Overview:
RNAcentral holds the sequence, with entries from ENA. Transfer RNA from Candidatus Roizmanbacteria bacterium RIFCSPHIGHO2_01_FULL_37_16b, 75 nucleotides, folded computationally. Rfam family: tRNA. Rfam links the family to the GO term triplet codon-amino acid adaptor activity. Rfam's curators write: Transfer RNA (tRNA) molecules are approximately 80 nucleotides in length. Lineage of the source: Bacteria > Bacteria candidate phyla > Candidatus Roizmaniibacteriota.

RNA sequence: GCCGUGAUGGCUCAGUGGUAGAGCAAGUACUUGGUAAGUACUAGGUCGGGAGUUCGAUUCUCCCUCACGGCUCAA
Numbered sequence: 001g002c003c004g005u006g007a008u009g010g011c012u013c014a015g016u017g018g019u020a021g022a023g024c025a026a027g028u029a030c031u032u033g034g035u036a037a038g039u040a041c042u043a044g045g046u047c048g049g050g051a052g053u054u055c056g057a058u059u060c061u062c063c064c065u066c067a068c069g070g071c072u073c074a075a
Stems, first nucleotide, its partner, number of pairs: 001071007010024004018055001026042005048064005
């Protein structure tokens, strides 16, 4: 320098065009003498940043940033 994969709630991940879900974690209630466990409920992210296409973009295209992996050339 080139190529590929990835970036989504606190964490790990799903979601391949119709305004985002799960598990764990957190909070509240119930339960207990108390704790843990269990059950129910609640809150929490506009999807790495920017632009474009589209009626509509996490999803498609382009640029940039970061992480991981691979390749080439030179010394």